Description
Guanidine-I riboswitch aptamer from an Actinomycetes bacterium, 98 nucleotides, folded computationally. Its mean pLDDT, the model's own confidence on a scale to 100, is 84. It matches the Rfam family "Guanidine-I riboswitch aptamer". Gene Ontology term of the family: regulation of gene expression.

Formats: sequence, C1' cells, structure tokens
RNA sequence: UAUGCAUGCACCUAGGGUUCCGCGCCGAUUCCGGUGGCUGGUCCGAGAGGUACACACGGAGUGACUCCGUGACACGGCGGGAUAAAAGCCCGGGAGGU
Repeated sequence: UAUGCAUGCACCUAGGGUUCCGCGCCGAUUCCGGUGGCUGGUCCGAGAGGUACACACGGAGUGACUCCGUGACACGGCGGGAUAAAAGCCCGGGAGGU
C1' cells in the first nucleotide's frame, strides 16, 4: 500500500416521524370536515445497544449426535434514498480519523 474476513433472523430498547387511531383547537353540530407531532396506541427502528435461538470455527467423544470453548475490536461527517413521513433505517465496519 492492496485484498479478504469480522454470520443470520426474531423479539425488545435508544431513537423517529405522522398513514391510521386517540387527543386538542376550529367549523358543522346527525353523519362528518379542516388543522396541530400533541403525553400516547398502530407503524419504522440500530455494524459500532440488549436478549434469545440458529449458524460457523476449534477440541473431545460418537450409532444418531452430544459436550466444552470461541465468534474479538469498533471514533465517524456532509450529502443522498425509501416509506405517509422521518430516524441511530439503507448508501455505511462508507468518506474521513486513530
């Protein structure tokens, strides 16, 4: 200097906005319409957050498979993209930095 690897999904949370519900205000005042992200529910949601399962690798034993161990470390823009809209989502273990 270059290349490769650093596992996957689920549930939850930090966080996020506003399609639907609810709530507030206004108008109608039967039905309903407009408007406001407004504590919330639905919804989205972490590579560098959590939990669990699976999977991979190493070792021992083995009929099927079982048991033990390992899966480390990780500071990070601007900008763009999707969805109703936004975000710690995706671009991205990116650019850059140590």